Context: one part of a larger RNA
RNA sequence: UGACGGGGGUCCGCACAAGCGGUGGAGCAUGUGGUUUAAUUCGAUGAUACGCGAGGAACCUUACCUGGGCUAGAAUGCGGUUUGACCGUGGGUGAAAGCUCAUUUUGUAGCAAUACACAGAUCGUAAGGUGCUGCAUGGCUGUCGUCAGCUCGUGCCGUGAGGUGUUGGGUUAAGUCCCGCAACGAGCGCAACCCCUAUCAUCAGUUGCCAACAGGUAAUGCUGGGAACUCUGGUGAAACUGCCGCCGUAAGGCGUGAGGAAGGAGGGGAUGAUGUCAAGUCAUCAUGGCCUUUAUGCCCAGGGCUACACACGUGCUACAAUGGGGGGUACAAAGGGUUGCUACCUGGUGACAGGAUGCUAAUCUCAAAAAACCUCUCUCAGUUCAGAUUGCAGGCUGCAACUCGCCUGCAUGAAGCUGGAAUCGCUAGUAAUCGUAGAUCAGCAAUGCUACGGUGAAUACGUUCCCGGACCUUGUACA
Numbered sequence: 001u002g003a004c005g006g007g008g009g010u011c012c013g014c015a016c017a018a019g020c021g022g023u024g025g026a027g028c029a030u031g032u033g034g035u036u037u038a039a040u041u042c043g044a045u046g047a048u049a050c051g052c053g054a055g056g057a058a059c060c061u062u063a064c065c066u067g068g069g070c071u072a073g074a075a076u077g078c079g080g081u082u083u084g085a086c087c088g089u090g091g092g093u094g095a096a097a098g099c100u101c102a103u104u105u106u107g108u109a110g111c112a113a114u115a116c117a118c119a120g121a122u123c124g125u126a127a128g129g130u131g132c133u134g135c136a137u138g139g140c141u142g143u144c145g146u147c148a149g150c151u152c153g154u155g156c157c158g159u160g161a162g163g164u165g166u167u168g169g170g171u172u173a174a175g176u177c178c179c180g181c182a183a184c185g186a187g188c189g190c191a192a193c194c195c196c197u198a199u200c201a202u203c204a205g206u207u208g209c210c211a212a213c214a215g216g217u218a219a220u221g222c223u224g225g226g227a228a229c230u231c232u233g234g235u236g237a238a239a240c241u242g243c244c245g246c247c248g249u250a251a252g253g254c255g256u257g258a259g260g261a262a263g264g265a266g267g268g269g270a271u272g273a274u275g276u277c278a279a280g281u282c283a284u285c286a287u288g289g290c291c292u293u294u295a296u297g298c299c300c301a302g303g304g305c306u307a308c309a310c311a312c313g314u315g316c317u318a319c320a321a322u323g324g325g326g327g328g329u330a331c332a333a334a335g336g337g338u339u340g341c342u343a344c345c346u347g348g349u350g351a352c353a354g355g356a357u358g359c360u361a362a363u364c365u366c367a368a369a370a371a372a373c374c375u376c377u378c379u380c381a382g383u384u385c386a387g388a389u390u391g392c393a394g395g396c397u398g399c400a401a402c403u404c405g406c407c408u409g410c411a412u413g414a415a416g417c418u419g420g421a422a423u424c425g426c427u428a429g430u431a432a433u434c435g436u437a438g439a440u441c442a443g444c445a446a447u448g449c450u451a452c453g454g455u456g457a458a459u460a461c462g463u464u465c466c467c468g469g470a471c472c473u474u475g476u477a478c479a
Stems, first nucleotide, its partner, number of pairs: 001479002003476003007473007015463002019426005026317008034308002042053002064303007077125008088103006106117004128292002131290003137286002139281003142277001144275001149188006155164003168179003194269004199237007209226002213224003240263001243257001244255004319419001323378007335366003340359002344355004385416001390411007432455007
């Protein structure tokens, strides 16, 4: 100087407390461990691994296994030799890859030899490796932590390591600001500048809108038209403790104060200092070293990554009446669409199929929002709860659904009556609850993830205690 303390002081955080809803019990989905296996490819492992890499494992992917093949090789460059084409077509063998046979067949310059271009074969040179080392590395990332810290120049103090500044008194979300001070300044962080959102003004009105006027329909901004409103997307205004009162030297704090759409950082996002964990990644990529070169490379078929006495994590669905079922009536936002989304019609109980129309989309379409509301029924039961499992019959995608896809109909109807010890999330448009869309994608194991809106709470006395962190101080046989 740090680190640590079941030392002290001050302070903060869904850290506790106060509340609400979960997990832990059941079934299923998914990941992991273990076991099994020819293989169940590899990585991630307290917090900071375990719906993680994977934002799509039937083939492909694919790295694994078994078997069959190739050896300058699947791709590309250069040089030499050689052929004249290559492509295509057909045959044999084969699971395919591959091996092999036949057939057809070049251009330009030049009389030609030949040269050049292109293509194939072959020789040489350069390959290839998801092989090892993340403890050789770059880059990227997680975490402490959006915590308020981390440093430097000059000066001063100390023999020196170092100290001071950065400590102290207040204040703040903040090393934020004020006052004081052997310090005076400065940098990286904080804040602000950026984006979305809440209000208003202005400009612009098509594909969006329809108040007033006119026309028209069974009905609809449907039409003429309008530029008000909504909305869209450019520009600007607005919030600063600015005003008032109280407290304070100041910074600042307090107020059911005024005004205001918004009040003291208005609400979100992006933004992550110096460093810590030899944290993670050589399998995104790049790269040193090592290893491999008729194989640890490459091609192909089939299998595996989907196994199953079991254990754990994360989720979904339930155990019901604040509910289940039938019928009826409303109200969103944000996205996607030409190899696509499909109105509408017909067939089918349905998944869907056959026709047909619009749209490269504020125009057409996916699209029905669902909880909600009204009404009928069920009356506390393992039930008209719950839906696992299984059988049969179908539909769709795709070369192909056996291992191993999704969906539909009928039948079947398991466990489950609110879950031990323990444990998690959340402070407001939040939790809880309800649907919607997208990426990936032929299809889909999505209950995942990322966005979007609808309905919409309870509680916080307080900081003694648990956990983590910040500053000062103290002890130390630690560095």
This is a predicted structure of a 479-nucleotide part of an RNA (small-subunit ribosomal RNA, 3' major domain) from Aurantisolimonas haloimpatiens.
The organism belongs to Aurantisolimonas, within Bacteria.
The prediction has a mean pLDDT of 82.
Its Rfam family is "Bacterial small subunit ribosomal RNA".
RNAcentral holds the full RNA, with entries from ENA and SILVA.